[in-house]
Context: one part of a larger RNA
RNA sequence: GAACGAACGCUGGCGGCAUGCUUAACACAUGCAAGUUGAACGAAGAAUAUGGCUUCGGCCAUAUUACUGAGUAGCAGACGGGUGAGUAACGCGUGGGAAUCUACCUUUUUGUGGGGGAUAACUGAGGGAAACUUCAGCUAAUACCGCAUAAGCUCUACGGAGGAAAGGCUUCGGCCGCAGAAAGAGGAGCCCGCGUCAGAUUAGGUAGUUGGUAGGGUAAAGGCCUACCAAGCCAAUGAUCUGUAGCUGGUUUGAGAGGAUGAUCAGCCACACUGGGACUGAGACACGGCCCAGACUCCUACGGGAGGCAGCAGUGGGGAAUAUUGGACAAUGGGGGAAACCCUGAUCCAGCAAUGCCGCGUGAAUGAAGAAGGCCCUAGGGUUGUAAAGUCCUUUCACCUGUGAAGAUAAUGACGGUAGCAGGAGAAGAAGCCCCGGCUAACUCCGUGCCAGCAGCCGCGGUAAGACGGAGGGGGCUAGCGUUGUUC
Numbered sequence: 001g002a003a004c005g006a007a008c009g010c011u012g013g014c015g016g017c018a019u020g021c022u023u024a025a026c027a028c029a030u031g032c033a034a035g036u037u038g039a040a041c042g043a044a045g046a047a048u049a050u051g052g053c054u055u056c057g058g059c060c061a062u063a064u065u066a067c068u069g070a071g072u073a074g075c076a077g078a079c080g081g082g083u084g085a086g087u088a089a090c091g092c093g094u095g096g097g098a099a100u101c102u103a104c105c106u107u108u109u110u111g112u113g114g115g116g117g118a119u120a121a122c123u124g125a126g127g128g129a130a131a132c133u134u135c136a137g138c139u140a141a142u143a144c145c146g147c148a149u150a151a152g153c154u155c156u157a158c159g160g161a162g163g164a165a166a167g168g169c170u171u172c173g174g175c176c177g178c179a180g181a182a183a184g185a186g187g188a189g190c191c192c193g194c195g196u197c198a199g200a201u202u203a204g205g206u207a208g209u210u211g212g213u214a215g216g217g218u219a220a221a222g223g224c225c226u227a228c229c230a231a232g233c234c235a236a237u238g239a240u241c242u243g244u245a246g247c248u249g250g251u252u253u254g255a256g257a258g259g260a261u262g263a264u265c266a267g268c269c270a271c272a273c274u275g276g277g278a279c280u281g282a283g284a285c286a287c288g289g290c291c292c293a294g295a296c297u298c299c300u301a302c303g304g305g306a307g308g309c310a311g312c313a314g315u316g317g318g319g320a321a322u323a324u325u326g327g328a329c330a331a332u333g334g335g336g337g338a339a340a341c342c343c344u345g346a347u348c349c350a351g352c353a354a355u356g357c358c359g360c361g362u363g364a365a366u367g368a369a370g371a372a373g374g375c376c377c378u379a380g381g382g383u384u385g386u387a388a389a390g391u392c393c394u395u396u397c398a399c400c401u402g403u404g405a406a407g408a409u410a411a412u413g414a415c416g417g418u419a420g421c422a423g424g425a426g427a428a429g430a431a432g433c434c435c436c437g438g439c440u441a442a443c444u445c446c447g448u449g450c451c452a453g454c455a456g457c458c459g460c461g462g463u464a465a466g467a468c469g470g471a472g473g474g475g476g477c478u479a480g481c482g483u484u485g486u487u488c
Base pairs, nucleotide, nucleotide: 001488002487003486004485006484007483008482009481010480013360014359015358016357017356018355019353020352021318026316027315028314030313031312032311035075036074037073040072041071044068045067046065047064048063049062050061051060052059053058082271083270084269091196092195093194094193095192096191097190100188101187102186105184106183107182108181109180110179111178112177113147115145116144122137123136124135125134126133127132153162154161155160167176168175169174197243198242199241204234205233206232209231210230211229212228213227214226215225216224246268247267248266249265250261251260252259253258273294274293275292276291277290296307297306298305299304324350326349327348328347332346333344334343335342336341363393365391366390373384374383375382376381397429399424400423401422402421403420407415432477433476434475435474436473437458438457439456443472444471445470446469447468453460454459
């Protein structure tokens, strides 16, 4: 000198764009953050219409419907959002590889025949304080299970064997689906070369360890696992151990080489109270799913139960320190749906903070009696200083009134009566901070008297202090200025 997710002190007018728990991966009240489909399904309720009955209170049956919330079923919930605890590792970066899977989407192709038995809901009877749960009975499906068929497909001893489906809506044109197969796209899993912090005051480490055979397991290669056999494998080119740490694109500094760093944004990884486990599924060993154990908190009728903000807000705590329990799905995107539409604390906006960057303003011109006052003085004067006053002018920003977008396409705008535009009033509402011994731009007076104090280094202060404190003057930067911290 530059930089910062900064903090602190003094000060503070406006706007745009960014950024905002770096500490306790500490504990969390409350609300919201993942639903959707009635064009898969049955039943119930509601409304309307018609008919019947009526004790005029209503009841029953049928039909229809832009209606409703539970249940079965489907898809989604593995994305999106958060955090960086762990991890020195094929985790990441880069370049390759072969033994793999892939829902939705696209293309092509072959089919979609005929049956069955259940079960929630519901009804009845119980148990329990609750969470919830037991028994009996009834019912549907794109839920479940056989049979048939098999172009591909799988297995094969090449003879053969195995193996599928689901319907719904319709204006009757069709549309959305379902099953098998092939390919694509995108996605995911696995393996390898190279690169990836410090310590030798860590020198030996290893027994599924290293390799082979056989088998198991997986979507898939493989000690991934098991049995048997062999005795290997790694290591001063640093194994093992210990400490520290998410990695990268980047960021920052620097002429560069290099150093430091890894906030925001983007890619990858890991984690979701702590530890373990699997289930479902195309995909998880699953943040707002399940089971077990533990710690903690809460409810309880003491028998038993409930919970997980490292989602968005917000609270306590820690800390030098970091924001609203806001609006909207209008846009972009995502999930579901044929669609209408619903959901979306993703997102878009608004609020708070000079936290940063950028821009603008706090007036312009004129004005010498060089006014008054202040300060200094050799008492002549000098300086503050064209500075002020005065005269004349302008109105950016802010303020008031009116108008008023783009962003959206025929409709739909949270932002927002916002941005902008027009008019109005009046210099009116808007300047501070640090420094002045040298480094280093900027000097005098008074006070103090090695005191009080200053200080980044050198060093100032013990009676004339340009270094302390105040004042006048000056210098620097400016809605900021200084200090502290960290990096180069």
A computed fold for a 488-nucleotide part of an RNA from an uncultured bacterium, annotated as small-subunit ribosomal RNA, 5' domain. It matches the Rfam family "Bacterial small subunit ribosomal RNA".